Context: one part of a larger RNA
């Protein structure tokens, strides 16, 4: 992992509601007793319970009563239906749908592992070092002391056994639930070790690591309380039909739970109640706009006050490209500004429309983690597949077509069948169903088939404006001078390092000079002028618009059209016709649900409908057993195998084979009643 079997809303009591049955202003017995054909049945038993009257704290009164001074006013009642079984649904109390803790408590069992202790034994190759002591000699007044021997101390040294476990490699479903190889530490000591004994879990022991206490230790193990508890996770078994949510508000030792409300469902009741459109009326301060208020903020004018300067004994005065309240003019900004002010939306009334919902009561829920997209905001950085509100949609709980692939985008809501038709979004060269469609433009960038500020004689279109046959623009030929090397500066400064000035003359024209250049000159060139040339349009400047260009750098491999590939397109813009294209719509046949009409045992006709998670409601299939009825079976039961049967499904006939003794059907009843899931349990492979 697979196969088979087992495996989860039960039972009791009390109670709510619904259905059904009995009796009914009543209903009903409990314990117990009697009879009996005896796990049963029949009868007795009225204690008790519920109901038929309530109100008040109570006395109490009573279809009323209480508050009260009240006859006012108000509260709760009265104007009848209950009760007892059975079935189902929900609730409560119990293990209460099943499995699952870590833990807590009690009573016991453990020191054959290990920690420490007690008693009694055992063990430590070999080598090295050479303390005290002692002896001899020296030395001293005597000592101390020195030298040489002797001697054999030590938690001394090296290193086997033994004990340990440093580093590394291997091993890691191991050879081994801690090992092996190499290496390493201790190795006469606080050493190692045998045997026997002691200390026990709210404890022991601990050279102390929360270590060890039998492969278990921040509190051992075994059994019991015990089905502890689990707002948590997982699982929860047949079918079809109808409807169908929520992820919100308020509260919560509350935030992944729960209560009430909201939204769903079932039953009963009930009004044009809801909904839409139109009309009429009403409330409002958003978008926008505005500056009249509150604030912010810019420039100018005017002008209190202040500063500087001058003047001044004081008072006063003058002046100022200083600051500047208020005021004036002009132009602005605001969620917490408003002189104004929509559209939508909201409320009320009326009319019309509508098989289409609303409202009330009662039973049952689930939900209370939401997600994205568009629009309006807040937070954030006008970041986030971010967060938080409002509003609409989709997903959630929605399949189908499109977007290459793609819950939340676009189209569209799947009852079933069909080798029929029409369309939506989106498409029509090939992959790939349908146009290499038509008309007119644009693009040359493979732009299309990713991007900004910014940049540019790209190209197309529309304007404004200058020059031009009195000859423009460009090219070519010629001139481009004089005072003068302007003044200053400087070593020099002559148009051209720099500063100042930038005049005048001759002229068709020529700057006290546009750029190169020189040490400085020179030289080249330019503005400007003439000539040549020749434009029915030319040549400059500028504004707006369409489509393009640059800006443009990322990690496996082209890889930013889905690919091939595409250039008067198979790209872009505008228009037109046709076609393809879905589970949409239509057509034909069929099934079911609800409503209406007819009709009466449930049928016909018509209309509308039939996606669906949590969940509510309805109808059935099957399994085991019981009762009753009626059957089958050795001329072959159940079970099993085979066979294109039947039924909307769960399922279920029939025939043959196998098998060898039980077993269907109908109507009721009762449940240990349906398996794929629970890291399910047991067995097998």
């Nucleotide at each position: 992992u697979c196969c088979g079997g087992c495996g989860a809303g039960u039972u009791a009591a009390u109670u709510u509601g619904u259905g059904u049955a009995g009796c009914a202003a009543g209903g009903u017995u409990a314990a117990g007793c009697g009879c009996u054909a005896a796990u049963g049945g029949c009868g007795c038993g009225g204690a008790g319970c519920c109901g038929a009257a309530g109100c008040g704290a109570a006395a109490g009164c009573g279809a009323g009563u209480c508050c009260u001074a009240a006859u006012a006013g108000g509260g709760c009642g009265u104007c009848u239906a209950g009760u007892u079984g059975c079935a189902c649904u929900g609730a409560u109390u119990a293990g209460a749908c099943c499995c699952g803790a870590a833990a807590c408590c009690g009573a016991g069992u453990g020191a054959u592992c290990u920690a420490c202790c007690c008693a009694u034994g055992g063990c430590c190759a070999g080598g090295g070092u050479g303390a005290a002591u002692c002896c001899a000699g020296g030395g001293u007044a005597a000592g101390a002391c020195c030298u040489g021997g002797u001697g054999g101390a030590g938690g001394c040294c090296c290193g086997a056994a033994c004990c340990a476990g440093u580093g590394u490699c291997g091993g890691u479903u191991g050879a081994a639930a801690a090992c092996g190889g190499c290496u390493u530490g201790g190795a006469u000591g606080a050493g190692c070790u045998g045997u026997g004994g002691g200390u026990a879990g709210u404890g022991g022991u601990g050279a102390a690591a929360u270590g060890c206490u039998a492969a278990u230790c921040g509190a051992a193990c075994u059994c019991g309380g015990a089905u502890a508890u689990a707002g948590c996770u997982g699982g929860u078994u047949c079918u079809c039909c109808u409807c169908g949510a929520a992820a919100u508000g308020c509260a919560u030792u509350u935030a992944g739970g729960u209560g009430c409300a909201g939204c769903c469902u079932u039953g009963c009741g009930u009004a044009u109640u809801c909904u839409g459109u139109u009309c009429u009326g009403c409330a409002g301060g958003u978008a926008g706009a505005g500056c009249a208020c509150u604030g912010g903020a810019u420039a100018g004018g005017c002008u209190a006050g202040g500063g500087g300067c001058c003047u001044u004994a004081c008072c006063a005065g003058g002046u100022u490209a200083c600051c500047g309240a208020a005021c004036c003019u002009a132009a602005c900004c605001a969620a917490a500004c408003u002189c104004c002010g929509a559209a939508u939306g909201g409320c009320a009334g009326a009319a019309c429309a509508u098989c289409a919902a609303g409202c009330g009561c009662a039973g049952g829920a689930g939900u209370g983690a939401g997600a994205c997209u568009g629009c309006g905001g807040g937070g954030g950085a006008u970041a986030a597949g971010c967060u938080u509100c409002g509003u609409a949609g989709u997903c959630g709980a929605a399949a189908g077509g499109g977007a290459a692939a793609c819950a939340g985008c676009c189209c569209a809501g799947a009852c079933c069948a069909u080798c029929a038709g029409c369309u939506a979004a989106g498409g029509u060269c090939c992959c790939u169903a349908a146009g290499a469609g038509c008309u007119g433009g644009c693009u040359a960038a493979g732009u299309g088939u990713a991007a900004a500020a910014g940049g540019a004689u790209g190209u197309a279109g529309a304007g404004u404006u200058g020059c031009a046959u009195a000859g423009a623009c460009a090219a070519c030929c010629a001139g481009g001078a004089u005072g003068u090397u302007g003044g200053c500066u400087u070593a020099g400064a002559a148009g051209c390092a720099g500063c100042c000035a930038u005049c005048a003359u001759u002229u068709a024209a020529a700057g006290a000079g546009u750029g190169c250049g020189u040490a400085a000159c020179a030289g080249c060139u330019u503005a400007c002028u003439g000539g040549c040339c020749g434009a029915a349009u030319g040549u400059g400047a500028u504004u707006c618009u369409g489509c393009g260009c640059c800006g443009a750098u990322a990690a496996u491999g082209u890889a930013a059209g889905g690919g091939g590939g595409c250039u008067u397109a198979a790209g872009c813009c505008a228009g037109c016709c046709a076609c393809c294209g879905a589970a949409g719509c239509u057509a034909u046949g069929g099934a079911c649900u609800u409503c209406a009409a007819u009709g009466c045992a449930u049928a016909u006709u018509g209309a509308a409908g039939u996606g669906g998670u949590a969940g509510a409601g309805g109808a059935g299939c099957g399994u085991u057993c019981c009762a009753u009825g009626g059957g089958g079976g050795a001329u072959g039961a159940a079970g099993c195998c085979u066979g294109a049967g039947c039924g909307u499904a769960a399922g279920u006939a029939c025939a043959g084979g196998u098998g060898g003794a039980c077993u269907g059907c109908a109507u009721g009843g009762a449940a240990g009643u349906g398996a794929g899931g629970a890291u399910g349990c047991c067995g097998g492979a």
Predicted 3D model of a 685-nucleotide part of an RNA (large-subunit ribosomal RNA, domain II) from an Armatimonadota bacterium. The RNAcentral record of the full RNA draws on ENA. The coordinates come from a structure-prediction model, not an experiment, and the mean pLDDT is 86. Its Rfam family is "Bacterial large subunit ribosomal RNA". NCBI's taxonomy places the organism under Bacteria, Bacillati, Armatimonadota.